[in-house]
The part of an RNA shown here (large-subunit ribosomal RNA, domain III) has 385 nucleotides and comes from Azospira oryzae. Its Rfam family is "Bacterial large subunit ribosomal RNA".

Context: one part of a larger RNA
RNA sequence: GAGUAGCGAUAAAGGGAGUGAAAAGCUCCCUCGCCGAAAGCCCAAGGUUUCCUGCGCAACGUUCAUCGGCGCAGGGUGAGUCGGCCCCUAAGGCGAGGCUGAAAAGCGUAGUCGAUGGGAAACAGGUUAAUAUUCCUGUACCUCAAUGUAAUGCGAUGGGGGGACGGAGAAGGUUAGGUCAGCCGGGUGUUGGACGUCCCGGUUUAAGCGUGUAGGCGUGCCCCUUAGGCAAAUCCGGGGGGCUAAGCUGAGGCGUGACGACGAGCGCUCUUUGAGCGCGAAGUGAUUGAUACCAAGCUUCCAAGAAAAGCCUCUAAGCUUCAGUUACAUUGGGACCGUACCGCAAACCGACACAGGUGGGCAGGAUGAGAAUUCUAAGGCGCUU
Repeated sequence: GAGUAGCGAUAAAGGGAGUGAAAAGCUCCCUCGCCGAAAGCCCAAGGUUUCCUGCGCAACGUUCAUCGGCGCAGGGUGAGUCGGCCCCUAAGGCGAGGCUGAAAAGCGUAGUCGAUGGGAAACAGGUUAAUAUUCCUGUACCUCAAUGUAAUGCGAUGGGGGGACGGAGAAGGUUAGGUCAGCCGGGUGUUGGACGUCCCGGUUUAAGCGUGUAGGCGUGCCCCUUAGGCAAAUCCGGGGGGCUAAGCUGAGGCGUGACGACGAGCGCUCUUUGAGCGCGAAGUGAUUGAUACCAAGCUUCCAAGAAAAGCCUCUAAGCUUCAGUUACAUUGGGACCGUACCGCAAACCGACACAGGUGGGCAGGAUGAGAAUUCUAAGGCGCUU
């Protein structure tokens, strides 16, 4: 220079009480304002304790600070079912032998890894200062092993089926959700009306199990035969004959789960700010209605739209009073890792508490074609002078 520029979105503050040495900024209450396809909620990535509580204010915070994502200390993440690990493979990686190369090494068979994909199974309520599909209560389910009973042709790294898939479009059936009515509880103060209106609040309940609907697909069974499926086959495929419309799948609804839970509110107690305990009404119908489910469906088009395992089935070698397989019952096992918190952001990537960037899911009401717009609910904020 200069007490100058600036103090990082013009969403906005005001009052009362408290604490304290001190309060525009902290806590509580009242009013006001802003977002509301977000400035709300839940995941993934990334961060790595920032989470909660107590104490503290040097520094950090563009001001103050009693406050904090700051300092110090203590506490906090509970799983057979969520995700990983595990089984399986894709692109791609590695790669016994092998080929090539002077070598380093390159390529690559059998294999072995590799999710962003396929593969068993859990819901509702309650609870903590901080975790919950993990703890607790209630009600379930899957898988593996052993044992018992009954029945019995079992057996794979091989064969077959299945898994198993594109784009676009249309119609239907449903549900979540919404709205209204009814029902239940409470209120009804000034003029008029008012035992019936008006106002306020509530009207919620899962997986599982049973039934098998709207709909979709569709022949199925028996006999004979067989140049295919690298061997075999009773399996699949091809051919012939007979008898038949079987069967599979499938939202939702209903019943049960539930004589339970939740529930407006009411009562009691206390360390009366607040917390704990107990009781507990109604809990129905109509209408609207999804981008969700039926649906990997249907129709249509050409550019013709992963693989493998789990699973079902067939036999080979082999074993056949054993072992094995199937059904039911009982008992037992289900390890390890993640789980706090932020997560369109003051906690991630940007040197910063930076007007930038960051994948997926949820989607209330009025207006409306709409996820636009404006206002608003739940919820969250007023952007640290």